[in-house]
Molecule: transfer RNA
Organism: Candidatus Rehaiarchaeum fermentans
């Protein structure tokens, strides 16, 4: 060069084309003599650029990236 799987929160990870959740772990109350355990909340995300569609994490095409493979 070429082919094939992947890329979602800080981390592990869900999601038939129809408002992107969980769970650690981060923080704010509450509990408590102080922490911890527990209890209610919060913040925080679809690699990137186009295309299809009334709506794209999903579908299709370029690039980046990672992992296998072939020459």
């Nucleotide at each position: 060069a070429c082919c094939g799987c992947g890329g979602u929160a800080g981390g592990u990870u869900a999601a038939u084309g129809g408002u992107a959740g969980a769970c650690c772990a981060c923080u704010a109350g509450g509990c408590u003599g102080u922490g911890g355990c527990c209890c209610u909340g919060g913040g925080a995300g679809u690699g990137u650029g186009g295309g299809u569609u009334c709506g794209a994490u999903u579908c299709c095409c370029g690039c980046c990236c990672g992992c296998g493979g072939u020459c």